[in-house]
RNA sequence: AGAGUGGGUCGGGCGGUCGCCGGCUCUAAAUAGAGCCGGAGGAAAGUCCGAGCAGGACAGGGCACGGUGGUGGCUAACGGCCACCCGGGGCAACCCGCGGGAAAGUGCCACAGAAAAUACACAGCCGAUGGCCGCCGCGCGCGGAACAGGCAAUGGUGAAAUGGUGCGGUAAGAGCGCACCGCGGCGCCGGUGACGGUGUCGGCAGGGUAAACCCCACCGCCUGCAAGAUCAAGCAUGCUGUUGCUCGGCCCGGGCGAUAACAGCGGGUAGGUCGCUUCCUGAGCAAUCAGGAGAGCCAGCCGGCAACGGCUGGCCAAGAUAAAUGGCCGCCGCCCGUCCUUCGACGGCGGGACACAGAACUCGGCUUACAGGCCCACUCUUUUC
Numbered sequence: 001a002g003a004g005u006g007g008g009u010c011g012g013g014c015g016g017u018c019g020c021c022g023g024c025u026c027u028a029a030a031u032a033g034a035g036c037c038g039g040a041g042g043a044a045a046g047u048c049c050g051a052g053c054a055g056g057a058c059a060g061g062g063c064a065c066g067g068u069g070g071u072g073g074c075u076a077a078c079g080g081c082c083a084c085c086c087g088g089g090g091c092a093a094c095c096c097g098c099g100g101g102a103a104a105g106u107g108c109c110a111c112a113g114a115a116a117a118u119a120c121a122c123a124g125c126c127g128a129u130g131g132c133c134g135c136c137g138c139g140c141g142c143g144g145a146a147c148a149g150g151c152a153a154u155g156g157u158g159a160a161a162u163g164g165u166g167c168g169g170u171a172a173g174a175g176c177g178c179a180c181c182g183c184g185g186c187g188c189c190g191g192u193g194a195c196g197g198u199g200u201c202g203g204c205a206g207g208g209u210a211a212a213c214c215c216c217a218c219c220g221c222c223u224g225c226a227a228g229a230u231c232a233a234g235c236a237u238g239c240u241g242u243u244g245c246u247c248g249g250c251c252c253g254g255g256c257g258a259u260a261a262c263a264g265c266g267g268g269u270a271g272g273u274c275g276c277u278u279c280c281u282g283a284g285c286a287a288u289c290a291g292g293a294g295a296g297c298c299a300g301c302c303g304g305c306a307a308c309g310g311c312u313g314g315c316c317a318a319g320a321u322a323a324a325u326g327g328c329c330g331c332c333g334c335c336c337g338u339c340c341u342u343c344g345a346c347g348g349c350g351g352g353a354c355a356c357a358g359a360a361c362u363c364g365g366c367u368u369a370c371a372g373g374c375c376c377a378c379u380c381u382u383u384u385c
Base pairs, nucleotide, nucleotide: 001381002380003379004378005377006376007375008374009373010372012332013331014330015329016328017327018326020039021038022037023036024035025034026033027032041356045367046366048365049364050363051362052361053224054223055222056221065220066219067218068217069216070084071083072082073081074080085099086097087096088095089094100215101214105213106212107209108208109207122155123154124151125150126149129148130147132144133143134142135141136139163181164180165179166178167177168176182204183202184201185200186199187198188197189196190195228274229273230272231271238265239264240263241262242261243260244256245255246254247253278293279292280291281290282289283288294316296315297314298313299312300311301310302309303308333354334352335351336350337349338348339347
């Protein structure tokens, strides 16, 4: 210099002006006004997983159903993260893996193919042995065809055909024998472990599929802030009381009414408030201050390969409900086009719809979207010193 790999981070800036939402203070009150302060994201998104929180259910155990699945760690937890193992890819940095069990049982395996699982024999090879035919020098002879029969090397089919390569062996062949590789059993060594290395034994178990049923281990109650709590208009309804008629001398009490009027109570609807944006306690009218709590945020140090943990210090940061967090102007930046210029840079002119997107109870993750820029570490090739 070129080509790449992994990660982090930013994702327009400044000023003016007009607005919007929330909090506090003041204006006697106020939804109005003034002042001060705060006001979107790395994904706020998809709502996929794990929690907090809320309501319901629940003695305990089991069944059913659902989820997860190499090993060790991290974590409140997880299907997340880190490290490692195994398999695959890449020269490498590094990347990918829904990565338990197919010698428990059941099912399935299209097309092609002889055969897809109790393996089989289409082409092919052999035909030693027995039989058949022929020949002669008549023998334990030679030759032929391929009847019985043997074989699975070679070819063909397929995603997949009962280990692979080589030598021996044979009529031809075959773990039939042997060597190496693979596989399985047992042992030894290393490792917490997945696993790796090694020795020995066994010619060899016997296709694939569990994102098919199933088996094994572990985990799991259901519903979600439209959870839930609270205040509660109007209309209708329920209950109670008084007023009416009747029985009656009166009171209590009983009975009557398509249950009229008034008063009260209860449930519940619309709607409001809380939940809700840090929480709790104490002091103060309040601003605020002090203490405690939080899987809270930021920085530094320490431990750890790392995920992460510990300590110290500082901080508390939108809270709307049809949904605020914005519009316009100027300058700068960025991008595109064009002119000048040998090219580039600088400069002039013109243009720009300057990414993806946008809180809705709160956290931890995952996934997906994203114009453009910056930074760090590493790999390969070439060149120079």
Notes:
Predicted 3D model of a 385-nucleotide RNA (Bacterial RNase P class A) from a Sedimentisphaerales bacterium. It matches the Rfam family "Bacterial RNase P class A". Rfam links the family to the GO terms tRNA processing, ribonuclease P activity and dimeric ribonuclease P complex. Its mean pLDDT, the model's own confidence on a scale to 100, is 76. The sequence is in RNAcentral, with records from ENA.